[in-house]
RNA sequence: GCCGAUGUAGCUCAUCUGGUAGAGCAGUUCUUUGGUAGAGAACAGGUAGCAGGUUCGAGUCCUGUCAUCGGCU
Repeated sequence: GCCGAUGUAGCUCAUCUGGUAGAGCAGUUCUUUGGUAGAGAACAGGUAGCAGGUUCGAGUCCUGUCAUCGGCU
């Protein structure tokens, strides 16, 4: 320098052919217990690396760019 993959909640990951984002763990509150642990219930938490484009509508398509990983020279 070239090619490819990945980048979504604190962490690990989903989201099937574009229709306005979800699970597990973690967190907070409550119930249960003499207390702890465990169990159960509820709640909160992200606009999807960043910037643009296409579209009535984009995490999902296109372009650029940044980061990480891998490969080639």